The RNA shown here (FMN riboswitch aptamer (RFN element)) has 115 nucleotides and comes from a chicken gut metagenome.
RNA sequence: AUCUUCAGGGCAAGGUGUAAUUCCUGACCGGCGGUAAAGCCCGCGACUCUUGCGUAUUGUGAGAUUGAUUUGGUGUAAUUCCAAGGCCGACAGUAUAGUCUGGUAUAAAGAAGAU
Numbered sequence: 001a002u003c004u005u006c007a008g009g010g011c012a013a014g015g016u017g018u019a020a021u022u023c024c025u026g027a028c029c030g031g032c033g034g035u036a037a038a039g040c041c042c043g044c045g046a047c048u049c050u051u052g053c054g055u056a057u058u059g060u061g062a063g064a065u066u067g068a069u070u071u072g073g074u075g076u077a078a079u080u081c082c083a084a085g086g087c088c089g090a091c092a093g094u095a096u097a098g099u100c101u102g103g104u105a106u107a108a109a110g111a112a113g114a115u
Stems, first nucleotide, its partner, number of pairs: 001115006013025003027099002029089002031044004039087002048064006069085005091102003
């Protein structure tokens, strides 16, 4: 450098209601890299928005936005481990959704392998 493969999890049980995995009680989940082992420290991807190129379909480049943590303990070192408590979660659809359905049998941060 080229190619191949892989690359996101989750409402049990119950209540109200014509209708809710969307409301209520409660339950459950945590992409990638860095760093003392991280959903909530730093960075990245994804989503959303704006925009350049373009055959205006497919595609491709640039930019913007982008959530949430405290206390105690151990230690050279931890907002990462241990204990306890807390918090957060794109867009569209639908009875109001982190968990259902859809864009997505997609894309991608990246990981592994082959030449």